[in-house]
Order: sequence, then C1' cells, then structure tokens
RNA sequence: GAAGAAGGUCGGAUGGUCGCCGGUCCGCCUCAGGCGGGCGGGAGGAAAGUCCGGGCUCCACAGGGCGGGAUGGUCCCUAACGGGGACCGGGGGUGACCCCAGGGAAAGUGCCACAGAGAGGAGACCGCUUCGCUGCGGCGGAGCAAGGGUGAAAGGGUGAGGUAAGAGCUCACCAGGCCCGGCGGUGACGUCGGGUGCUCGGUAAACCCCAUCCGGAGCAAGACCAAAUAGGGGAGCGUUUGAGGACGGCCCGUCCGAAGCUCCCGGGUUGGUUGCUCGAGGCCGUCGGCAACGGCGGUCCUAGAUGAAUGGCCAUCAUCUGCCCGCGGGUAACUGCGGGCGGGGACAGAACCCGGCUUAUGACCUUCUUCAGCC
Repeated sequence: GAAGAAGGUCGGAUGGUCGCCGGUCCGCCUCAGGCGGGCGGGAGGAAAGUCCGGGCUCCACAGGGCGGGAUGGUCCCUAACGGGGACCGGGGGUGACCCCAGGGAAAGUGCCACAGAGAGGAGACCGCUUCGCUGCGGCGGAGCAAGGGUGAAAGGGUGAGGUAAGAGCUCACCAGGCCCGGCGGUGACGUCGGGUGCUCGGUAAACCCCAUCCGGAGCAAGACCAAAUAGGGGAGCGUUUGAGGACGGCCCGUCCGAAGCUCCCGGGUUGGUUGCUCGAGGCCGUCGGCAACGGCGGUCCUAGAUGAAUGGCCAUCAUCUGCCCGCGGGUAACUGCGGGCGGGGACAGAACCCGGCUUAUGACCUUCUUCAGCC
C1' cells in the first nucleotide's frame, strides 16, 4: 500500500432572536377560568418494524386431559425470552474469523427429479459360471453379483482363502455402528480398552415421535366526575272543585290552556380528570465472575403531547470536502502547517413503561489477518 476480519465511540457546540407544548412563581381581572410577566424543562440510537419476552390493568380460572402454538447441543445469566455469555460437536475460509431449527431416520408412514434393469432389507441391462439344444451366428434353463454402465446416492474398503463362477461366505487389517467398561470434564463431549460381521442410504423449516413452555384481551387496558336534549324507573299534583304558562316582583284580575306538569333516581353519548411517568432507571467507583451478569457504595432526575408541542432564522466555532495562494519536506506522485473563496452534514419524530431482536443511516477510532514492497 492493497484486500479483508472483529469490536467500539459519536450522532455537532455556544450565543442571540421569533414562535410551539408542559411545569412553577408573581401580578391583574369580568375569579376557579382567563390575561401579562419572571424562572426552569422539552425526542432517538434506532423514538421505526410491532417480531419475541416481561411489568401493569381488566376478564376468565378446582384439578387433569384432548386439540393448537412455540422452542430444541451443554452449562450459565436474566423478571422473562424465540435474547445473551462461555463451551461442545459439525461445516466453511490460506488466515484473522465466520456459519449451523444442532433432539429422534436403529419407532412407524411417505418421498428421493432426470438417467438407470433396479432408489432401499432392492435389483440383473451388459457381464461371469454351468447345463441343454443348435442351422455354430446364437437361444433357453439354473446359479452369481466380482467387473462394466446409469446416477447426487447402487447396501463398507484393501488383500487372502474359498468356489463351477462368486459373495462378510470365512479370515487379517482399516473405517463406521451397536453393547460393555476405565479415565478426564458440572455437562454437552473427549479419550483409551474389550466384545459383536452388525455394515442399517438421504430427507423431520415431510407427516410423525419425544422433551420443555404457553389462559384471553390490551392504556382505545382500567378508574372517577359529569352538561343540554331525548329515552328508562319512581313519587307527588291535576282533568271543569282546572295542574301549568303569559301579563317586569306579590295579590286581585284578564288571557292562554280540555292535559299534562313538577321533583327524585339510574344508565349512556359529547366533554373533563386520572392511569402518566422514579424506573427490573442512568452515570461513576469498587468487589465477585473467562464472560453475559450480579453485590455494595456514591451521585443524578432528564418530555408527557392527545387533529398530537419539541421548530425557523442569524452569528461564531468545530468537522468533512473542491479550487487557489504562501512557507517547509520530497526526483516525482504526494504531503505537513497557515490563509482565502465556495459547498456539504445522513437515517429519521416519543404516545403506558421496560428487556431484546431485526431493519434504516452519516462520520470517526482501535485491534487483528493475508499478500506485495522497503529497512
């Protein structure tokens, strides 16, 4: 220098000014609501997708089963998880390192394209052996599975014995499986020894079997206050002995009025309050642990909107970048410092709250690997 691998940090800063949403204090008013002023607070690393898990709330619930869903190496972490850490096994890469739904195919069933005779306790196309026939080219019967051929895959491999020819048919060695045991490890597992000719293909994000876990709905959950109008229930008064209404208050009176009127209770709609933000919380230190994480101590309080605020403009600085100038280094490409003019800053917006995962996105830093060159 090129190509990579793993991990981390930040997500511009300060000031001015004009607004927006909450809080608090003061003053005023037509006083429980406004207006004005002061002070202080106001999005993210993913606030996103809503994919998992939990808190919280309401409903349901004796216990168990069927059905359904999810998960699936081991040990650990955690409130919990389908998340995380460490390790084991398998696979990939020269390597740093990465990937794996990683239980069971020796319970059962299904499937295995094309090719091929045959795709699974199989099979015989070519072939090999033997017997019979023969027109001497072959044909037919029986046996075989070594060799050839097909295929991703053809029921261990090499050699010897054996045989008519052959074959784990038998034997030796090798590979694998199963069973038993020793040693190491908490464990997954590793390793060593013995027995057994057992050689049993693949596929479970195919049915299925095994083990573990899972009640439902969600802050539009849920709780409270409560207007007008119209329904519901009840009580009282009233229909010519006239309830009730109008004539500014009261009485008389006049008019309307031929049937409803008044009061109470309860539910709902609109509206308002609450739930609402201090929480498995953030940061720092220390101790335990390989780590995830946990214990202890200190410190901080940091949005709560609801047709939904958190914004706009200006200046300065920082940062990245294009061109130009000056000084320095270098043969040069280029590069260090300073200056001038210009340009850029992504993804994206809380809505009850947390822990994860995934996805989107700008910049920077650290460690490591391989290759090439130079010292």
Background: This is a predicted structure of a 375-nucleotide RNA (Bacterial RNase P class A) from a Desulfuromonadales bacterium. Its mean pLDDT, the model's own confidence on a scale to 100, is 78. Rfam family: Bacterial RNase P class A. About the family: Ribonuclease P (RNase P) is a ubiquitous endoribonuclease, found in archaea, bacteria and eukarya as well as chloroplasts and mitochondria.